[in-house]
Context: one part of a larger RNA
RNA sequence: CUGGGUGUAAAGGGUGCGUAGGCGGACUUGUGCGUCAAGGGUUAAAUCCCACGGCUUAACCGUGGACCUGCCCUUGAUACGGCAAGCCUUGAAUACGGGAGAGGAAGGUAGAAUUCUUGGUGUAGCGGUGAAAUGCGUAGAUAUCAAGAGGAAUACCAGUGGCGAAGGCGGCCUUCUGGCCCGUUAUUGACGCUGAGGCACGAAAGCGUGGGGAGCGAACAGGAUUAGAUACCCUGGUAGUCCACGCCCUAAACGAUGUAUGCUUGGUGUUGGGAGCUUGCUCUCAGUGCCGAAGAAAACUCGUUAAGCAUACCACCUGGGGAGUACGAUCGCAAGGUUGAAACUC
Numbered sequence: 001c002u003g004g005g006u007g008u009a010a011a012g013g014g015u016g017c018g019u020a021g022g023c024g025g026a027c028u029u030g031u032g033c034g035u036c037a038a039g040g041g042u043u044a045a046a047u048c049c050c051a052c053g054g055c056u057u058a059a060c061c062g063u064g065g066a067c068c069u070g071c072c073c074u075u076g077a078u079a080c081g082g083c084a085a086g087c088c089u090u091g092a093a094u095a096c097g098g099g100a101g102a103g104g105a106a107g108g109u110a111g112a113a114u115u116c117u118u119g120g121u122g123u124a125g126c127g128g129u130g131a132a133a134u135g136c137g138u139a140g141a142u143a144u145c146a147a148g149a150g151g152a153a154u155a156c157c158a159g160u161g162g163c164g165a166a167g168g169c170g171g172c173c174u175u176c177u178g179g180c181c182c183g184u185u186a187u188u189g190a191c192g193c194u195g196a197g198g199c200a201c202g203a204a205a206g207c208g209u210g211g212g213g214a215g216c217g218a219a220c221a222g223g224a225u226u227a228g229a230u231a232c233c234c235u236g237g238u239a240g241u242c243c244a245c246g247c248c249c250u251a252a253a254c255g256a257u258g259u260a261u262g263c264u265u266g267g268u269g270u271u272g273g274g275a276g277c278u279u280g281c282u283c284u285c286a287g288u289g290c291c292g293a294a295g296a297a298a299a300c301u302c303g304u305u306a307a308g309c310a311u312a313c314c315a316c317c318u319g320g321g322g323a324g325u326a327c328g329a330u331c332g333c334a335a336g337g338u339u340g341a342a343a344c345u346c
Stems, first nucleotide, its partner, number of pairs: 003318004007300002012314001014201004021194003025088001027086005033081002035077008049065006091191001092188003095184005103177007110154001115149007125136002162169002206247006215241002220236004258313006266291012295302002319346003328339004
């Protein structure tokens, strides 16, 4: 390389949009580029292979054949692919009528709770633990009542419920805004699928500038525990957590399962539509779960939401360690990211 693979053995890119490229629905006509057939030309010799022959044999050599799988020319075939023209509606999109939703952005607002401040009541403890101590408190704490400040998060509803491409999204209201589903089959008429590069998005932590800071809380300090205790437990507590703008670009970014399309028994929940009738059933479309036919699988298990049967395109794997390291390149303010070996060793 061919091949065989990628849920858990090595292996699906974190996710989407999309360039080139690859692939592409039904019918008709033309062309004859690919494709196929026949004939011809060329395909140096040597070599290789086969047969026969020459040196006593072999190596070696000679003669003949085969081979030279390619390219070109001529003639022909036209199913399939291409190209050109026409046409169609089932793929795709649009229109119209409905629908559900923590989808996104901005602004406003509500109540509970924690903390703090002020005032009242009140007196000796509070707090914390396995037990304690550090800590707080007679300068009046804890508790309790009233008033105020401020930040963050939204109990119940809440659900293998919903929405989103993924990351993710949860009080309520308003404005702006993206997608999806169902119905009618009205319009366009293959406009499609995938997608190397590229672009965009991308939890948490971290970084820069400026705000904010209630609670929590890396670091740090103290108290315990212990042989020790740079921990687990306790009392404090800075960065951070929050906001704006700009970076970072990684995760067990997981369904450890790429995207799209078609095909292959069913049962039972549930979410959102639609249709029918006997109003509690039946059918149907789109999701989301469980169990399971055939089949698959090393097994576990998967099973119309496939890991079954197929097709198209992309990504990736090829023994363990060395190593996601070194070097180089590139991106980044940095931290570091991306790409990514070898010696050696088992």